[in-house]
């Protein structure tokens, strides 16, 4: 002073709002009157749909290694199975912006920048 990875899907969690449903709470109409229910409007409000992690979890696929079968002695290659790893590593992080109703640990981004 320059540079460099972190497979793809999916299912769930911290965590996130408020379309939609519940919940509460107000109006409204109806009625002698008064609740329910019906329609409207406010409230994210314990919640169910929903969004949803690079630095949380899991699983399926795909990769890399070895094995065991298979046709004909022997290797190679195919195929199927089977097992092992894919991280027991690291990982501080704004501000702004997008997107869906809307907001976030979603995306932009393992970025900018700090060590």
């Nucleotide at each position: 002073u320059u540079u460099a990875u972190u497979g793809u899907u999916c299912u769930c969690u911290a965590g996130g709002g408020u379309u939609c449903c519940g919940c509460a709470g107000c109006g409204a109409a109806g009625g002698u009157g008064a609740a329910c229910a019906c329609c409207g409007c406010u409230g994210g409000c314990u919640g169910g749909u929903c969004c949803g992690a690079g630095g949380g979890a899991g699983a399926a696929c795909g990769c890399a290694c070895g094995g065991a079968u298979a046709g004909a002695g022997u290797u190679c290659a195919u195929a199927u199975c089977c097992g092992u790893g894919u991280a027991u590593a690291c990982a501080c992080g704004g501000a702004g912006g997008g997107a869906c109703a809307a907001a976030a640990g979603c995306c932009c981004g393992g970025g900018a920048g700090g060590u």